[in-house]
RNA sequence: CGAGUCGGCCGGACGGUCGCCGUCGAGCUUCGGCUCGGGGGAGGAAAGUCCGGGCUCCACAGGACAGGGUGGUGGAUAACGUCCACCGUCCAAGGCGGCCUUCGCAAGAGGGUCCUCGAGGAUAGGGAAAGUGCAACAGAAAGCAGACCGCCGCGAUUCGCAAGAAUCGCGGUAAGGGUGAAACGGCGGGGUAAGAGCCCACCAGCAGCCUGGCGACAGGCUGGCUCGGCAAACCCCACCCGGAGCAAGGCCGAAUAAGAGGGAAGGACUGGUCCGGUCCAAAGACCCUCGGGUUGGCUGCAUGACCGCGUCGGCAACGGCGCGGCAAGAGAAAUGACCGUCGCCGCGCCGGCUCACCCCGGCGCGGACACGAAACCCGGCUUACAGGCCGGCUUGCGAA
RNA sequence: ACCCUGGUGGUGAAACGGACAUCAUGCCCUGUUCCUAACUGGGCGUUCCGGGUUCGACUCCUGGCCGGGGUA
Numbered sequence: 001c002g003a004g005u006c007g008g009c010c011g012g013a014c015g016g017u018c019g020c021c022g023u024c025g026a027g028c029u030u031c032g033g034c035u036c037g038g039g040g041g042a043g044g045a046a047a048g049u050c051c052g053g054g055c056u057c058c059a060c061a062g063g064a065c066a067g068g069g070u071g072g073u074g075g076a077u078a079a080c081g082u083c084c085a086c087c088g089u090c091c092a093a094g095g096c097g098g099c100c101u102u103c104g105c106a107a108g109a110g111g112g113u114c115c116u117c118g119a120g121g122a123u124a125g126g127g128a129a130a131g132u133g134c135a136a137c138a139g140a141a142a143g144c145a146g147a148c149c150g151c152c153g154c155g156a157u158u159c160g161c162a163a164g165a166a167u168c169g170c171g172g173u174a175a176g177g178g179u180g181a182a183a184c185g186g187c188g189g190g191g192u193a194a195g196a197g198c199c200c201a202c203c204a205g206c207a208g209c210c211u212g213g214c215g216a217c218a219g220g221c222u223g224g225c226u227c228g229g230c231a232a233a234c235c236c237c238a239c240c241c242g243g244a245g246c247a248a249g250g251c252c253g254a255a256u257a258a259g260a261g262g263g264a265a266g267g268a269c270u271g272g273u274c275c276g277g278u279c280c281a282a283a284g285a286c287c288c289u290c291g292g293g294u295u296g297g298c299u300g301c302a303u304g305a306c307c308g309c310g311u312c313g314g315c316a317a318c319g320g321c322g323c324g325g326c327a328a329g330a331g332a333a334a335u336g337a338c339c340g341u342c343g344c345c346g347c348g349c350c351g352g353c354u355c356a357c358c359c360c361g362g363c364g365c366g367g368a369c370a371c372g373a374a375a376c377c378c379g380g381c382u383u384a385c386a387g388g389c390c391g392g393c394u395u396g397c398g399a400a
Numbered sequence: 401a402c403c404c405u406g407g408u409g410g411u412g413a414a415a416c417g418g419a420c421a422u423c424a425u426g427c428c429c430u431g432u433u434c435c436u437a438a439c440u441g442g443g444c445g446u447u448c449c450g451g452g453u454u455c456g457a458c459u460c461c462u463g464g465c466c467g468g469g470g471u472a
Stems, first nucleotide, its partner, number of pairs: 001396010012342007020041002023038006043371001047382002050380005055245004062275004067241005072086005087125001088123004094117002097114007126236002131234002133230002148177002150173010185203002188200003204226001206223007249299004259290005266280004306325008344367009401471007410425004418455001426444004431439001448464005
């Protein structure tokens, strides 16, 4: 300087003019407000509302069943389905090496295959020898396997001088063919009538033991020989989950009909059911119908698992300590428009360097930006996004 | 704020996880007829979009988009 791949950050700045929403101060007021001045006023996702928590009320939340969720290991955390590190499995640009091969006089170049390294990516990754279930079509056979072709043995018949061949029958065989997503280990040797873990070596898998690791797991040794897939099918196992939501909840004000008719023994908190608890209830709780009243204010509500910098611990997520900072919070709901300068992007011209491009500097013209808007608050996830900046790793070429 | 539910030809609907997704109607072309209707033959699809599980997905899971409904 490329190629591949992954991650982080920003998401215009300053000034002027005119506005918008709160708030503080002063002045005026017909008490409705008005004027002047000061300070403040959206995001990386404020979004979707998909998870988790804080907060509030109901017993600071109890027992059983039902229901829902999560699912490798260790850690982080207020918590999580999030994050970090690691393990296993699968994929992988590209690279080293071996072998074969094509071109070439050669140097070398291309292709195939094997072994190995490999940035990085995916992973809903507990259990299939607890049980139930599913597998279309094709195929002989698809779940306690299976003889269609083939191979082998025996018998019969026919042909043939014979060796033998053909057909039929009975049996053996899962090595070969063919079907399929999948055919009851793979490959090589021995063995056999032909075959078969029937026997042996290696590999995969299973069981036991040893070593290393907190662990998932890895490595080694021994053994007997082989047991398929799907749980994002039911299910089993382990762990987690009480319900509701700021219209939660608290205080004040306003209003009034504790009204009428009917039903009624249980009802509310409490939510799918039952138990337990508290409160209300034949002086009628509660439910239905009819008919009325109010439909305002304050608070919750901005100092918080907060933000920035430094330092220490940790591989990291993150945590401890120190210093500094305070920054929207209204009501269906404000945060905008224009201009200038700089910056950014695109095009063109000139100059420097150069064979030329790239690059650097200057000038001119044009563009004005994307996604998108707080509504109790936080941690995540997911989705949307014009443009720009920075870095890591693998690898190729060149220079020193 | 909290919940429920749906998306399949132009329209309305089917489809235990199994071959090339059916049915009715509509539209287009064709035949029949003097012309039309009816009738005959043929055609018209990203199962809303992306990803995954599985041998195999309209169906199962998951992330989005769009619609309908309920409670206060």
This is a predicted complex of two RNAs, RNase P RNA and transfer RNA, with 472 nucleotides together.
Rfam match: Bacterial RNase P class A. By type it is a ribozyme.
Its mean pLDDT, the model's own confidence on a scale to 100, is 75.